Predicted 3D model of a 108-nucleotide RNA (SAM riboswitch aptamer (S box leader)) from Neobacillus niacini.
The coordinates come from a structure-prediction model, not an experiment, and the mean pLDDT is 84.

RNA sequence: CUCUUAUCAAGAGUGGCAGAGGGACUGGCCCGAUGACGCCCAGCAACCGUUCCGUUUGGAAUUGGUGCUAAAUCCUGCAAAACAAGAAAUUGUUUUGAAAGAUAAGAG
Numbered sequence: 001c002u003c004u005u006a007u008c009a010a011g012a013g014u015g016g017c018a019g020a021g022g023g024a025c026u027g028g029c030c031c032g033a034u035g036a037c038g039c040c041c042a043g044c045a046a047c048c049g050u051u052c053c054g055u056u057u058g059g060a061a062u063u064g065g066u067g068c069u070a071a072a073u074c075c076u077g078c079a080a081a082a083c084a085a086g087a088a089a090u091u092g093u094u095u096u097g098a099a100a101g102a103u104a105a106g107a108g
Stems, first nucleotide, its partner, number of pairs: 001108008013041001015040003021031003025077001027075002042069003047065002049062005073100001078097008
């Protein structure tokens, strides 16, 4: 880097350092010198591991490997359906699915 599978509306600090952009991309909309993003600590969670319980698929714990700690993956992008507006083209809303992305585990 590619592929497969699973998950993505829950949860997590009034701490320290540092000092300008950040929220993947598009269009929006936001966060940010009342200090964002990042790093450290702290915390959350339970994908993998480990331990215990139960055995049927599971439950509990967490000293390990990751991950995460604004907003639903912040919304959106492609398609379908329903509804509404419109003479129509079309537009809007909602839902579902896909795509893209993130994370974990496995394979190449």